[in-house]
RNA sequence: GGGCGUAUAGAUCAGCCUGGAAGAUCGCUUCGUUCGCAACGAAGAGGCCGCGAGUUCAAAUCUCGCUACGUCCA
Repeated sequence: GGGCGUAUAGAUCAGCCUGGAAGAUCGCUUCGUUCGCAACGAAGAGGCCGCGAGUUCAAAUCUCGCUACGUCCA
């Protein structure tokens, strides 16, 4: 320098192909239960979907560029 892959909640990931309400599990907070803890039950908070631009009525999703990481080739 070139090819491919990954980037979404504190963590691990789904959703992307086929555009239309941002989700799951664990963790966290509060409440209930207990003498107390754990476990269990209920409720809740937490996201500029890596960055920028384009297309569109509408973009996490499509297109282009860039960044970081992984991997292969040179």
Model confidence (mean pLDDT): 83 of 100. Transfer RNA from a Methanobacteriota archaeon, 74 nucleotides, folded computationally. It was read from a public genome assembly.